Predicted 3D model of a 349-nucleotide RNA (Bacterial RNase P class A) from Hydrogenophaga sp. R2. The organism belongs to Hydrogenophaga, within Bacteria. The model forms 94% of the base pairs in the Rfam consensus. It is recorded under the gene name rnpB. It matches the Rfam family "Bacterial RNase P class A". By type it is a ribozyme.
[in-house]
RNA sequence: GGAGCGCGCCGGACCGCCGCUGGCACAGGGCCCGAAAGGGUGUGCUGGAGGAACGUCCGGACUGCACAGGACAGCGUAGGAGGUAACACCUCUCCACCGAAAGCCGGCCGGGGCAACCCGGGCGGCCCCAAGGUGAGGAUCAGAGCAACAGAGACGAGCCGAUUCAGUUCGGGUGAAACGGGCAAUCUCUACGCGCAGCAAUACCAAAUAGGCCAGCGUUGAGGUGGUUCCGCUGAGCUGGCGGGUAGGUAGCACCGAGCCGGGUGGGCAACCCCCGGCCCAGAUGAAUGGCGGUCACGCCCCGGGCAACCGGGGUGCACAGAAUCCGGCUUACAGGCGCGCUUCACAA
Numbered sequence: 001g002g003a004g005c006g007c008g009c010c011g012g013a014c015c016g017c018c019g020c021u022g023g024c025a026c027a028g029g030g031c032c033c034g035a036a037a038g039g040g041u042g043u044g045c046u047g048g049a050g051g052a053a054c055g056u057c058c059g060g061a062c063u064g065c066a067c068a069g070g071a072c073a074g075c076g077u078a079g080g081a082g083g084u085a086a087c088a089c090c091u092c093u094c095c096a097c098c099g100a101a102a103g104c105c106g107g108c109c110g111g112g113g114c115a116a117c118c119c120g121g122g123c124g125g126c127c128c129c130a131a132g133g134u135g136a137g138g139a140u141c142a143g144a145g146c147a148a149c150a151g152a153g154a155c156g157a158g159c160c161g162a163u164u165c166a167g168u169u170c171g172g173g174u175g176a177a178a179c180g181g182g183c184a185a186u187c188u189c190u191a192c193g194c195g196c197a198g199c200a201a202u203a204c205c206a207a208a209u210a211g212g213c214c215a216g217c218g219u220u221g222a223g224g225u226g227g228u229u230c231c232g233c234u235g236a237g238c239u240g241g242c243g244g245g246u247a248g249g250u251a252g253c254a255c256c257g258a259g260c261c262g263g264g265u266g267g268g269c270a271a272c273c274c275c276c277g278g279c280c281c282a283g284a285u286g287a288a289u290g291g292c293g294g295u296c297a298c299g300c301c302c303c304g305g306g307c308a309a310c311c312g313g314g315g316u317g318c319a320c321a322g323a324a325u326c327c328g329g330c331u332u333a334c335a336g337g338c339g340c341g342c343u344u345c346a347c348a349a
Stems, first nucleotide, its partner, number of pairs: 001345010012296007020048007030041004050320001055330001057329005062198004074194005079093005094137001095135004103126004108121005138189002143187002145183002159172004202251004212242006223234005257280001259279006266273002298317008
């Protein structure tokens, strides 16, 4: 320097104006909505999306219900060892397969040579296969099932030809496979794991209306209603309390934790673990995290200048996507950019 691989990180920055939303402080006064509980409205300070927040695929935390123990059924996992709260995830390792250049072999083309042969190019094949990649890699001496095309015959053993005293011996085009094997990503067996549901879980507070229960009063007139204290009309309810469900509200829920950041001449091949220091980091329920303008950075294009590096001007682009109980993984999407490592070949020293 060429070729082939494997990882990690970033994924715009700043300013101005106008907004949205959580928390804290001040004020706790006014106004608005509501029957109430409660909510909204003010000022200041401060926090406010992601590497995938996506998918909701796997595993957990948490919550409710169920639960003596065991077995069966069902679902899942599958070389070995380790990591972890756990996993189908991650790490290391064994096995199988894939996996370049170089090398070897054989044609072809071009050039050189009297010739043997030499040089170069390209094609095909082969061996061993690097880094790396892939693997649903337990079991086919328990049982069942399956096997395209070709082939007489495809899982039961037989069939065909020759041969022999005798299924006695030999051979059989095909096909991945012909009687001895294959497939478990078909059932099955073995080992291990799993109770069911999910934050619309769940807990608490709790109207109006209707219905329920209890108590008191009431046809010796409750209550309603019309007029003037009182008098009429009507005629079976009225008042209070309790309890359940619903609307609505609060908690769960913004987390001192499987937390984040930095460091370690700590352990370990590694995943990961340990120690020290620092930090507190979004959170709604029609659901905030935005809009406009400008400057800069970056990519592409055009114009001008310059030998060139580059300089100046203009235009244009800037992805995928967006929290909703939380966490660990996996998968998928992604404009553009940065960094590191491994293998191999050639050349040079």